[in-house]
The part of an RNA shown here (large-subunit ribosomal RNA, domain VI) has 244 nucleotides and comes from an uncultured Candidatus Micrarchaeota archaeon. It was read from a public genome assembly. Rfam family: Archaeal large subunit ribosomal RNA. The literature on the family includes a 2001 paper in Science by Yusupov et al., "Crystal structure of the ribosome at 5.5 A resolution".
Context: one part of a larger RNA
RNA sequence: UGUUGGUCUUUGAGAGAAAGGGACCAUUAGUACGAGAGGAACAUGGUCCCGGGGCCUCUGGUGUACCGGUUGUGAAACGCACUGCCGGGUAGCUACGCCCUAGAGGAUAAGACCUGAAAGCAUCUAAGGUCGAAGCCUCUCUCAAAACGAGAGACCAAAGUCCGCCCAUAGCAGAUGGGUUUGAUGGGGGGAACGUGUAAGCUCUAAGGCUUUGCCGAGGAGUUCAGCGGAUCCUUCCCAAAGG
Numbered sequence: 001u002g003u004u005g006g007u008c009u010u011u012g013a014g015a016g017a018a019a020g021g022g023a024c025c026a027u028u029a030g031u032a033c034g035a036g037a038g039g040a041a042c043a044u045g046g047u048c049c050c051g052g053g054g055c056c057u058c059u060g061g062u063g064u065a066c067c068g069g070u071u072g073u074g075a076a077a078c079g080c081a082c083u084g085c086c087g088g089g090u091a092g093c094u095a096c097g098c099c100c101u102a103g104a105g106g107a108u109a110a111g112a113c114c115u116g117a118a119a120g121c122a123u124c125u126a127a128g129g130u131c132g133a134a135g136c137c138u139c140u141c142u143c144a145a146a147a148c149g150a151g152a153g154a155c156c157a158a159a160g161u162c163c164g165c166c167c168a169u170a171g172c173a174g175a176u177g178g179g180u181u182u183g184a185u186g187g188g189g190g191g192a193a194c195g196u197g198u199a200a201g202c203u204c205u206a207a208g209g210c211u212u213u214g215c216c217g218a219g220g221a222g223u224u225c226a227g228c229g230g231a232u233c234c235u236u237c238c239c240a241a242a243g244g
Base pairs, nucleotide, nucleotide: 005156006155007154008153009152010151014143015142016141017140020050021049022048023047024046025045026044027043033038051101052100053099054098055097059095060094061093062092066088067087068086069085070084071081072080073079103139104138105137106136111131112130113129114128162244163243164180165179166178167177168176185240186239187238188236189235190234191233192232194229195228196227201223202222203221204220205219208216209215210214
């Protein structure tokens, strides 16, 4: 762009997939078989490995958000030194972690058969019929009405859509998805899970030192499960979405 308004929900012609593959153990069974020695299978159950898909509750990793310790420089604080270095670590992302990963039906191949003539017999085949594979088709999963036979249903009717603006479950840009005051969409404020590990100041002490009517003082205790942070959750129109 077409399908001849739009929004939403769909059918599925057709297309794609490998979504599975394997090992071991137990039962079958010391059975069938075999003189014995030995010694199965069909079927059923379980464990594990490889591959495929998904997830972050647990475990581990990362975590240049964050918290703490500490060295140099530095009144102090901040900064800088690979994130200065070190110890932890939420969310997110992850694997080394967790979950799922069947069988059935149909038509057949090689092959095995039934009935059965040509050919009074015989013969799986000539007519007809029954079985028979991890392979083919379907049930499963994904896309899909541009399937030109362009499908169907519900609703709306200046309906709807786009641009703008605030954004994220999306993300290079487009696109996708949400919100736009009839508002919790993002930011900010408040609170919480959670992380770190007990802040500053003050009070009380204290090894020791000195210039000793006293002064300085690392460290310790209390205030303090504090302080700080809080990508997650709850809440609040304070701010930004009031337009074309």